Predicted 3D model of a 72-nucleotide RNA (transfer RNA) from Martensiomyces pterosporus. The coordinates come from a structure-prediction model, not an experiment, and the mean pLDDT is 81. The RNAcentral record of the sequence draws on ENA. Rfam family: tRNA.
RNA sequence: GGCUUUAUAGUGUAGUGGUUAUCACCGUGGGUUUUGAUCCCAUUAACCCGAGUUCGAAUCUCGGUAAAGCCU
Numbered sequence: 001g002g003c004u005u006u007a008u009a010g011u012g013u014a015g016u017g018g019u020u021a022u023c024a025c026c027g028u029g030g031g032u033u034u035u036g037a038u039c040c041c042a043u044u045a046a047c048c049c050g051a052g053u054u055c056g057a058a059u060c061u062c063g064g065u066a067a068a069g070c071c072u
Base pairs, nucleotide, nucleotide: 001071002070003069004068005067006066007065010025011024012023018055027043028042029041030040031039048064049063050062051061052060
């Protein structure tokens, strides 16, 4: 220098252009318990940045940034 893939709560992760963006762990509150653990209920928190296409974009296109891999 070229090519490919990836970027979503604090962490990991799902999401075929359309209903309130999924689940688990963590956190918070409550129940259970003499206390704690386990278990149960409720709940907070996220689409890397910019532009475009579209009635509508996490999703499609382009550019940028970052990470990983391959070639040179």